[in-house]
RNA sequence: AUCUUAUCCAGAGAGGUGGAGGGACCGGCCCUAUGAAACCCAGCAACCGGCAAGAUAAUUGCUAUGGUGCUAAUUCCUAUAAUCAUAUGAUUGUAAGAUAAGAA
Repeated sequence: AUCUUAUCCAGAGAGGUGGAGGGACCGGCCCUAUGAAACCCAGCAACCGGCAAGAUAAUUGCUAUGGUGCUAAUUCCUAUAAUCAUAUGAUUGUAAGAUAAGAA
């Protein structure tokens, strides 16, 4: 880097260092010296793991001391198809992206 499966309207900091950028991408719209990224600490969360129940199943519960992940805005909105209402929205599917587990 590729493929498969699951999830993505919930949750989480007025802390320290740091100094100008950040929100994947185009566009929009935002955040940011009332301090961005990054690091530390703190926190959130059950995807894997662990424990328990169960038929060694499905499934359910507990666990954050283990492996990840996350902590502005629905994945911030955005593409495409269908349907419905109507001139811009709603719903569902697909695409794109993110995360986890697995495969070659």
SAM riboswitch aptamer (S box leader) from Oceanirhabdus seepicola, 104 nucleotides, folded computationally. RNAcentral holds the sequence, with entries from Rfam. The organism belongs to Oceanirhabdus, within Bacteria. Rfam family: SAM riboswitch aptamer (S box leader). From the family's description: The SAM riboswitch is found upstream of a number of genes which code for proteins involved in methionine or cysteine biosynthesis in Gram-positive bacteria.